[in-house]
RNA sequence: UACCCAUCCAGAGAGGUGGAGGGACUCGGCCCUAUGAAGCCUCGGCAACCAGUUCUGCCUUUAAGCCCUUAUAGCGGAACCCGGUGCCAAUUCCGGAGAGAACCACGUGUUCUCGAAGAUGGGGA
Repeated sequence: UACCCAUCCAGAGAGGUGGAGGGACUCGGCCCUAUGAAGCCUCGGCAACCAGUUCUGCCUUUAAGCCCUUAUAGCGGAACCCGGUGCCAAUUCCGGAGAGAACCACGUGUUCUCGAAGAUGGGGA
């Protein structure tokens, strides 16, 4: 980088440095920003994807005892947060390719769902 899977209306900011942009891209809108943007550093926090620990439910696997108990693996739930990431304005800030549905004062109109694109994590190559 490409592919596959899951999630994306919840949550969580201070200080230092820096010095004009930022909210992914393009168009439109809206917003943040000299009461200091991006980036970087420090500390703090949120969350629970992966890993881990503890507790617990279930049927199944295997083993032991020997007929209902223990251990093991599997699937699920809860708690924790020392590890690997991630995140901490606004729904992924909102809408715009395309498909479907409902409504309709019928205007390529409104709303909803999917999708596309993107972000993050995990996976195998």
About this RNA: The RNA shown here (SAM riboswitch aptamer (S box leader)) has 125 nucleotides and comes from Polycladomyces abyssicola. Lineage of the source: Bacteria > Bacillota > Bacilli > Thermoactinomycetaceae > Polycladomyces. Rfam family: SAM riboswitch aptamer (S box leader). Gene Ontology term of the family: regulation of gene expression. Rfam describes the family as follows. The SAM riboswitch is found upstream of a number of genes which code for proteins involved in methionine or cysteine biosynthesis in Gram-positive bacteria. Its mean pLDDT, the model's own confidence on a scale to 100, is 78. The RNAcentral record of the sequence draws on Rfam. The model forms 94% of the base pairs in the Rfam consensus.